[in-house]
RNA sequence: AAAGAAGAGUUUGAUCCUGGCUCAGAUUGAACGCUGGCGGCACGCUUAACACAUGCAAGUCGGACGGCAGCACGGGGGAGUGAUGAGCUCUCUGGGUGGCGAGUGGCGGACGGGUGAGUAAUGCAUGGGAAUCUGCCUAGCAGUGGGGGACAACCUGGGGAAACUUGGGCUAAUACCGCAUGGACCCUGAGGGGGAAAGGGCGCUGAGAGGCGUCUGCUGCUAGAUGAGCCCAUGUCCGAUUAGCUAGUUGGUGGGGUAAAAGCCUACCAAGGCGACGAUCGGUAGCUGGUCUGAGAGGAUGAUCAGCCACACUGGGACUGAGACACGGCCCAGACUCCUACGGGAGGCAGCAGUGGGGAAUCUUGGACAAUGGGCGCAAGCCUGAUCCAGCGAUGCCGCGUGGGUGAAGACGGCCUGCGGGUUGUAAAGCCCUUUCGGUGGGGAAGAAGCCUGGGGGUGACCUUAGGUUGACGUUACCCACAGAAGAAGCACCGGCUAACUCCGUGCCAGCAGCCGCGGUAAUACGGAGGGUGCGAGCGUUAAUCGGACUUACUGGGCGUAAAGGGCGCGUAGGCGGUUGAUCAAGUCAGCUGUGAAAGCCCUGGGCUUAACCUGGGAACGGCAGUUGAGACUGGUGAACUAGAGUCGCGGAGAGGGGGGUGGAAUUCCCGGUGUAGCGGUGAAAUGCGUAGAGAUCGGGAGGAACACCGGUGGCGAAGGCGGCCCCCUGGCUGCAGACUGACGCUGAGGCGCGAAAGCGUGGGGAGCAAACAGGAUUAGAUACCCUGGUAGUCCACGCUGUAAACGAUGUCGACUAGCCGUACGCUUCUGUAUAGGGGUGUGUGGUGCAGCUAACGCGGUAAGUCGACCGCCUGGGGAGUACGGCCGCAAGGUUAAAACUCAAAGGAAUUGACGGGGGCCCGCACAAGCGGUGGAGCAUGUGGUUUAAUUCGAUGCAACGCGAAGAACCUUACCAGCCCUUGACAUCCUACGAAUCCUGCCGAGAGGUGGGGGUGCCUUUGGGAGCGUAGAGACAGGUGCUGCAUGGCUGUCGUCAGCUCGUGUCGUGAGAUGUUGGGUUAAGUCCCGUAACGAGCGCAACCCUUGUCCCUCGUUGCCAGCGGGUCAAGCCGGGGACUCGAGGGAGACUGCCGGUGUGAAACCGGAGGAAGGUGGGGAUGACGUCAAGUCAUCAUGGCCCUUAUGGGCUGGGCUACACACGUGCUACAAUGGGGGGUACAGAGGGUUGCGAAGCGGCGACGCGGAGCCAAUCCCAAAAAACUCCUCGUAGUCCGGAUUGCAGUCUGCAACUCGACUGCAUGAAGUCGGAAUCGCUAGUAAUCGCGGAUCAGCAUGCCGCGGUGAAUCCGUUCCCGGGCCUUGUACACACCGCCCGUCACACCAUGGGAGUUGGCUGCACCAGAAGGCGGUGGCUGAACCGGAAGGGGGGUGCCGACCACGGUGUGGUCAAUGACUGGGGUGAAGUCGUAACAAGGUAGCCGUAGGGGAACCUGCGGCUGGAUCACCUCCUUA
Repeated sequence: AAAGAAGAGUUUGAUCCUGGCUCAGAUUGAACGCUGGCGGCACGCUUAACACAUGCAAGUCGGACGGCAGCACGGGGGAGUGAUGAGCUCUCUGGGUGGCGAGUGGCGGACGGGUGAGUAAUGCAUGGGAAUCUGCCUAGCAGUGGGGGACAACCUGGGGAAACUUGGGCUAAUACCGCAUGGACCCUGAGGGGGAAAGGGCGCUGAGAGGCGUCUGCUGCUAGAUGAGCCCAUGUCCGAUUAGCUAGUUGGUGGGGUAAAAGCCUACCAAGGCGACGAUCGGUAGCUGGUCUGAGAGGAUGAUCAGCCACACUGGGACUGAGACACGGCCCAGACUCCUACGGGAGGCAGCAGUGGGGAAUCUUGGACAAUGGGCGCAAGCCUGAUCCAGCGAUGCCGCGUGGGUGAAGACGGCCUGCGGGUUGUAAAGCCCUUUCGGUGGGGAAGAAGCCUGGGGGUGACCUUAGGUUGACGUUACCCACAGAAGAAGCACCGGCUAACUCCGUGCCAGCAGCCGCGGUAAUACGGAGGGUGCGAGCGUUAAUCGGACUUACUGGGCGUAAAGGGCGCGUAGGCGGUUGAUCAAGUCAGCUGUGAAAGCCCUGGGCUUAACCUGGGAACGGCAGUUGAGACUGGUGAACUAGAGUCGCGGAGAGGGGGGUGGAAUUCCCGGUGUAGCGGUGAAAUGCGUAGAGAUCGGGAGGAACACCGGUGGCGAAGGCGGCCCCCUGGCUGCAGACUGACGCUGAGGCGCGAAAGCGUGGGGAGCAAACAGGAUUAGAUACCCUGGUAGUCCACGCUGUAAACGAUGUCGACUAGCCGUACGCUUCUGUAUAGGGGUGUGUGGUGCAGCUAACGCGGUAAGUCGACCGCCUGGGGAGUACGGCCGCAAGGUUAAAACUCAAAGGAAUUGACGGGGGCCCGCACAAGCGGUGGAGCAUGUGGUUUAAUUCGAUGCAACGCGAAGAACCUUACCAGCCCUUGACAUCCUACGAAUCCUGCCGAGAGGUGGGGGUGCCUUUGGGAGCGUAGAGACAGGUGCUGCAUGGCUGUCGUCAGCUCGUGUCGUGAGAUGUUGGGUUAAGUCCCGUAACGAGCGCAACCCUUGUCCCUCGUUGCCAGCGGGUCAAGCCGGGGACUCGAGGGAGACUGCCGGUGUGAAACCGGAGGAAGGUGGGGAUGACGUCAAGUCAUCAUGGCCCUUAUGGGCUGGGCUACACACGUGCUACAAUGGGGGGUACAGAGGGUUGCGAAGCGGCGACGCGGAGCCAAUCCCAAAAAACUCCUCGUAGUCCGGAUUGCAGUCUGCAACUCGACUGCAUGAAGUCGGAAUCGCUAGUAAUCGCGGAUCAGCAUGCCGCGGUGAAUCCGUUCCCGGGCCUUGUACACACCGCCCGUCACACCAUGGGAGUUGGCUGCACCAGAAGGCGGUGGCUGAACCGGAAGGGGGGUGCCGACCACGGUGUGGUCAAUGACUGGGGUGAAGUCGUAACAAGGUAGCCGUAGGGGAACCUGCGGCUGGAUCACCUCCUUA
């Protein structure tokens, strides 16, 4: 000796919850991509237990033996040379020596090394056990005597291509066999019997034989150690869509067999054994120490190292041996490969290297036995791909380096830029240093212990000493020197999660992506760049495991509505179990003991410079077993108790169940009477019934089914369910009082029973209702909703089915935990009231509510609160409650119940909106009431469409369409054609020249081009400058080109609607709510009251303009009452300020006053006064926001685009087209009118490039004319409708005026395309307008004219002005729009929403399928190699017995049983495939409908049955998870 627990993204408009998916971490025997300096330590075929060339991986012993092929030495003989010698060479001989091929023999090849196919238990792990063996090793005791016969090698003969084989002959041993001896060994009948051996080396001694000693062997026995075999308990993956398995099976006896227990084998006997605590079967898998992860508990895993097991080409078999059924042994069978002379043979890398193959992927055909270890050997030693090293590989872990300091002109370059600068960046360069690693050279360990030789000591094993000798690694580690910053940086990422941002390119393309998601012209998300962030000799990606995931929940989850309570009960196994003693000690607790291998993890030391790594010690190994105790709790046994449970007694209530009987009302039918034309049915109709008499009504009869009122959040039942009345049988519940039994209890997997409706079978019955069906309607269609009919069925009996929204969506049982109010049935008590009421109590059934719980809704003593016991069930959505299989069913079908594939969600509750063919309240010319129109005609104008060279562009429901345009002949003009210009028509800058500028000729359609002439200005410091023009160069101009979906600004619209918000507080986990809701009231969120709100802001209102009354002041150009003058007349003149009017200022109106209503309020109603009365009329004024509304062509502007053109100029044309369609208007259709004559009365405006009078001319447009007027002065200017007189007389007209012809006027450079007006002539449609639709509530509609802007000219349009001047408003049911409250929602792009199913097309996976193919396997049978076993009569050379014959024993042959391969038949199961077929999923805009979400337009849904293109429809029963209105009951508030 212990150190440890983090979350995030994604469902929504937003929120909380549930829930899945995904990410951040760690890890790997990895692989792939890019990159790559050095070293240390590890690791390296996870796939084909696929096939293997070549080499090596197991030999050794001559101190067991016969021997001597080869080598070396020595000996002998001969020859040559030399000298007859020595020496040298050759040759013969020769086991003499060292040694030794092959052989006999011994030991070892059962270890070491490899692999994980098989194996779910014959295995492994842990702990035990008894019936065993054990070579070599250790200890002890005893022995090691004496014989015999063979067989290899060798020699010789034969066969064969070879492998090899065979006959004959010789021979040794530690080979083989007897004999002797033999105990403590074995057997036994207790007497007895059986039963071994091997020698070899060395030394001493000896002449030798021999002896002695020693070492090493050998034999027997005992014991140990080691190793091995066997047995038991516990633990050890998934599937029950595997539920039954088993005949040697379970046990016994006899026999056999083994080293050993045992059905291990055999015969007989018995009928057992295993299994829901999962047998059997199927799938998968070597197990463990450990490894990875994790806070842990767990989960995953079983490379390297270590233990065990299994296997060795596949299957079977034995032999030898201490040990094998044997990786580098044997036999047989099979497949494959190789050799062959075709007759036969050989082989087995899952040893080390290596090859091919497979694969995403895994190394050298290396060195050495120096060390460690192994085999043999006395030893030296030999062998050893065990091992130690080296090589290859960033495969991993660890360490080091690629330099350090200084250095701002913040260099160059790059990138960005708001053009100023910023950033890269002290980074670089420059200067000063250092030298690790790498390079070159030099030095240089440890790893070595042993062994040999000699000496010394010891009886000896052995000890000691001197010398010699042994290193693959190794050019080692390490140390030193030298040179020089010198040789050494990449990878991924930068939208959020997640650390790091800009530019360019691209334009839903190319692409990215772990999840959410990016990309459709301004992409921090694609690609590149600059910059940044993170890691670093690596970095990313992929795959895989654990984690996060409390997302299988033991630690540590849930089931009312999110997934999840079984439809209900009875009950078996099982689980759990009241009170008090006693006892036992199984659980439990404590102490001790054994075991839990080593390595690893952890702690602490040590060694490599450090670390990784190695190493010493400790702890730990959470376990199992034994033993000794304890006795609370659980349990066992036994005893006792009564509070749980039950029994007995007396009462009580009840649609509880079964059977039998019986009653009345109603429907229908039949008969009869009365009676006549309809009945019936619906939104409206029709089908249907009826003059053959219906319906209606009365009487009689038949038959079936159901039981009105009572009737009730009343009762009963376990649930389903149960309703007239009476009787019989029967279950349960409950109250009260005692007595009794004595835990007898609770729950309940399987099991058994009950179980609405529909449905099925058989037989009845059949009134009404009513799937199917038929007809009629509705409809685009209507297989529906509605109607008329109508069959199964509904009813009964018996049998089946077994499901429902079988719901309280809430399992059963028990205990505990505030109240209050009903109701049903008991008991009890009180009360002057007594069939009534109150109190208490028990059992049921309801409401409300505290605490608590809940995601919220809600639950709340009938819990969803706090606890206990047991059962059932859930684990993302879809696929699917489906397929297959099993079970059940007559069938329909039920039950059990997946997977592939696919999605990033599906979901619950609540919130804010929006919406509803939901509700309530209330507004608006919204409807209604009324007046006039539009839609029909002609024309004008705008638009669509079409046309065109062009018909420029925009505006498009309301909210585009007499709109931009308040005025297109040229211009405008943006369009088209043609002709021209290119620094440009316009701006700034530069240079040169020229004053500017004016007049004028020619060419040309013009733009333009080319001439002539006049003209010399202003300021000045005398250089020049300002302005203008011309020419030139380039920066630039220019664009009505695109994007209103990049924008500013402006505008429309909801809407002059009454709303929209905020601060603080409060409530809610939160989104949010409150305030702003409520009661009144208002035009109004206007005001009042109430109120967990109190205040405030933007809106409303008011303040502003105008108009209506009065007053004051001022009177010109306005006015004229009185005075004067004056005219035909006239404010014409003097004058006046009274009046009108104008201008300025003021007053006035505030619900102020009165009455009533109302809450003593706000306010409303009525009234008075007043010119005006409840905002007096009108205008200006438009909250937060909505519509990506409109406008890039008013203007401005980002980006993009054009640049001798998409810019600019000019002429001509077009915008004016015309089969059509629509909008907005004008004029009409006439008599309330048209025409003619006469006579009145406005307001507001405009006018000097102008208005233009009088007068004259013209039929007229107009012309001539020119007074006056810069305008309260003059002019436009005549107002018109009106009034009055005349005419027309209902007619296509004396209406209407289009169209056309002719002739003119005016403007203008110019009226052809294409102006307005005038005169004459012409005289179209049209006789009041279909469906539909518009405006208007009072000085309004309608009607009448007048003016103005634009403008040369052009007005039916637009903006204004006044004249005349109505009708109607009961009312809010309906249409449209809007406001507030509330409700439902599956909508939130918000109903122009969402969304379902068939069909068609494409792709994907899957079920069925005549079958086909293959794997595994059961049963029955055939067959039977090798082999051991059993039998044996044939054949057969030793050892032993025997004198021999012969015997014993062995071998071989033959036979038998067993048995591998193989085969036949028949099953099971799995996989692949299959014409065709079923549904499912996914897919961008396909087709048909509209089922669901709102009351979704027929409320929806569940079960069932029938029907139908489809969603679906209909019947029966059920549910509320149905809106709305009303009623009842109950509750809350006191």
The RNA shown here (small-subunit ribosomal RNA) has 1534 nucleotides and comes from Caldichromatium japonicum. Model confidence (mean pLDDT): 86 of 100.